Predicted 3D model of RNase P RNA and transfer RNA as a complex of 460 nucleotides.
Rfam match: Bacterial RNase P class A. It is annotated as a ribozyme. Its family is annotated with dimeric ribonuclease P complex, tRNA processing and ribonuclease P activity in the Gene Ontology. Rfam's curators write: Ribonuclease P (RNase P) is a ubiquitous endoribonuclease, found in archaea, bacteria and eukarya as well as chloroplasts and mitochondria. Its best characterised activity is the generation of mature 5'-ends of tRNAs by cleaving the 5'-leader elements of precursor-tRNAs. Cellular RNase Ps are ribonucleoproteins. RNA from bacterial RNase Ps retains its catalytic activity in the absence of the protein subunit, i.e. it is a ribozyme. Isolated eukaryotic and archaeal RNase P RNA has not been shown to retain its catalytic function, but is still essential for the catalytic activity of the holoenzyme. Although the archaeal and eukaryotic holoenzyme s have a much greater protein content than the bacterial ones, the RNA cores from all the three lineages are homologous -- helices corresponding to P1, P2, P3, P4, and P10/11 are common to all cellular RNase P RNAs. Yet, there is considerable sequence variation, particularly among the eukaryotic RNAs. Identified in Yersinia as Ysr151/RnpB.
The coordinates come from a structure-prediction model, not an experiment, and the mean pLDDT is 78.
Order: sequence, then C1' cells, then structure tokens
RNA sequence: CGAGUCGACCGGGUGAUCGCGGUCUCGCUGUGCUCAGCGAGGUCGAGGAAAGUCCGGGCUCCACAGGGCAAGGUGGUGGGUAACGCCCACCCGGGGUGACCCGCGGGAUCAGUGCCACAGAAAGCAGACCGCCCCCGCGCUACGCGGGAGCAAGGGUGAAACGGUGGUGUAAGAGACCACCAGCGGUGCAGGUGACUGCACCGGCUCGGUAAACCCCACCUGGAGCAAGGUCGAAAGGAUCGGUUCGCCGAUCUGCGCGGACGGGCUGCCCGCCCGAUGUCCGCGGGUGGACCGCACCAGGCCACUGGCAACAGUGGUCGCAGAUGGAUGAUCACCACCCGUGUUCCACGGGUACAGAACCCGGCUUAUAGGUCGACUCGUCCG
RNA sequence: GCCGACGUGGCGCAACUGGUAGCGCACUCGACUUGUAAUCGAGCGGUUCGGGGUUCAAGUCCCCGCGUCGGCUCCA
Repeated sequence: CGAGUCGACCGGGUGAUCGCGGUCUCGCUGUGCUCAGCGAGGUCGAGGAAAGUCCGGGCUCCACAGGGCAAGGUGGUGGGUAACGCCCACCCGGGGUGACCCGCGGGAUCAGUGCCACAGAAAGCAGACCGCCCCCGCGCUACGCGGGAGCAAGGGUGAAACGGUGGUGUAAGAGACCACCAGCGGUGCAGGUGACUGCACCGGCUCGGUAAACCCCACCUGGAGCAAGGUCGAAAGGAUCGGUUCGCCGAUCUGCGCGGACGGGCUGCCCGCCCGAUGUCCGCGGGUGGACCGCACCAGGCCACUGGCAACAGUGGUCGCAGAUGGAUGAUCACCACCCGUGUUCCACGGGUACAGAACCCGGCUUAUAGGUCGACUCGUCCG
Repeated sequence: GCCGACGUGGCGCAACUGGUAGCGCACUCGACUUGUAAUCGAGCGGUUCGGGGUUCAAGUCCCCGCGUCGGCUCCA
C1' cells in the first nucleotide's frame, strides 16, 4: 500500500423565535382552598432498535395452584444470571491459506415402530440385469445357443448398494486369509471438574439414512394478562316519599332487565380441595364510554478499585433520567458538518441527510438502518 | 396495547403419514350457428406470501420476516 476478519461507539451540532406535554414555585379567580381554571418563571421531554411480539422474569388476579396422566418446551460440557431457547469459556463436527466463521450438537449397533418416491436385479437380517468362471449337450468349434452349478471383482441404476489399497488364494471370486489405512466396539494407563483427548493392546466387528417422523432418556413449565387488578363516580332499571297543569317533576336508597342451567371454580382429564339458591354460570338485550391508583426509584445509569481467561460479581463514589390517554416530544430561520447534481479548479447555486417513533416495567433474541468514528488482528506485495 | 387464526394460477378452493401441485369458473384457439349464447374438443396460466435451515427430496417439518382478518372496556 492492497485485500480481509472481529469488536465497540455515534447516528447531525450550535444559536434565535414560535408552539406542545409533564412537573415544581409564585400570583389571580372560584361557595368546593391537600381542588379546579388562567397567567408568569424554572426544569425535564423517544430509541439503538421505542419495531416484530419470538423467548425469559418482575407485578396483579384466579384457592399462594396439591398428586397423577396428558400436552408443550429445551437438548455437547462447565460456568454466569432473578430467569431464559440469552451470554461467556471450552469440547466435537464442518468451512477458510489465515485472523475467524457456522452448527435445534442427546439417543438410529444396548428399547420398539414407521418411511426411503422415480430409477434399479435388489432399499434392510436385500439381491443378480449386463457380466466372470466351470461342467454337460448341440451347431461345428476365433465363437455362438440351450441347460445346470458357483461368484459378486468390473459395468449399469440411484441421494444412498454392506469398508479402501496392495497381496495370497481360486476354475472365477470374495475379510475367505494377510499387511497397512479408515471406522466401530471392548480393556488398561495418563490428562481434564466435565464434554472429551492422547497412547498401548485386543476383536475381522465393517454395522445405511431419517428422531426440525412417532418414540425413548434427562431437565423445565399451573393459567391468564396493566383492556391484569383496586378505589370512587355517573347512567339505564327498581323501591320509597313529596309535589302535580295527570304529560310528568324533585329528593333518598339500591345499582340494570329478560331467558336458560343447577352447579361453578382450580382455564385438557381424573383424584382431591374450595365456594354455592336474596347464589353462581351461560346466552341475549340495555346503559356508560368518566376520574384516580397501579405508573415511572430501578435485577437503574456512569466512574474507580478488587476477584475472574470471560460472561459477570463485590465494594466505594456520583447522578435522578419521558409519562401522553385521539395520544406531547415539533416547525421556521442563520451558520457549520456530510452526500448528490450543475457551472471553468479555489468557489458559487440548487436539492437532500437513514431506519423509525415510548404506552406497566425490565433482561435477551431477531429484523430495518443513509452516513461516519475508533480499536484489535490476519493474509499478500514492496522497502529498510 | 394484549391475544389468536390464515396466506396455493386472474377468482373460489383441493393436495393422506414429506415423493416433484390439481379441480371448478374465467381466458385463448377450433367445431357447431346466418351471428351470439349454451354445448363439445384442445390449450395457456404457479418461483405454493418472501428468505434461510433439516432432508436424497419441502405446499407439507423448523426458524425469521411481510401482509390480511378476528377477539379483548366498565355496570361484571
């Protein structure tokens, strides 16, 4: 210098004017004064993904949810964590010259079942189409045809055909036998917490794939979700009292009507348990379309030190950081930054600046993302 | 906001326990008819919503994304 791998981060900036939402203070007004409205000032106001809702947890209710079956999920090992299907480290397999990347990575000989289309002779305790070899008979003998017995080396089919190379052996052949290699299984030793690895010996054992098919093994999971749930208020309907121009009006209490079932709940089933006729459940209809709490302080962010390879944990310091409910977080101007186009370069003019936007809150994953910054490392070439 | 279902020719739908995608209508051509319709015959038309994975093989099994549709207030 060129090519590349991995990780972390930013994702327009500054100023002015106007506007919106929350919160605090002050002032004014209101029978309501810990309330409401208006005005002024201070302060805060989207994200790395707020997204998809794919996992996990907090929180709330259902009996704090017990036992069994079923169902679902996860799947190398060891750690981290509140928990996880996430993260870290290692092992194994695969890819890359390498940095490094990818893997839903238990079990298919020690449970059982299913499937493997088409092609092919044969697709699972398989099989012989072409072929090889021998014998018999015939033609008449280079060879062909028919019958019988043997073989699986070679060809062919297929995604896949029961190890590979060489030799011995044989009529031809074959782990039939031998040497080496590859795999599998067993035993022993060594290392490691472990997955596993290395070495030695033994056994001709040579065994198909598929579990993101049923299934088996180990572990995990009760269900629903902030429209959870709680408090208050309003209305429809009903009852009582009062008034009345007999249309209705006002006040108080309650919180609706009709039909069906007798059981309902523990959200699949059984046991077991709990509640239960002014009750519960189901269906249809009616009214309301409100306020507050939950709800913004957290498994919280940042910095330093310590332990650990790391994920992470501990200690100390410091900071307070959105809370809307038709849903605020914006618009304009100036300068600067970057990109594109045009004009003769310095420069000028015009246009543009991604993906997207909280809604109970966190930890992850995945997906979208213009442009830019930093760090570590690898390979190649050249120079010293 | 939360929960759930579905996606196959132009339209409406099939496709078993994975085996190479069909049916009806529509469309095109031909026959019949003076002509049209109906009828008969033949034909065209699909990256099975997109991408990735498992498998010899994926509409089907698994994962991610996109789109469409449905349900959920209180009196309870």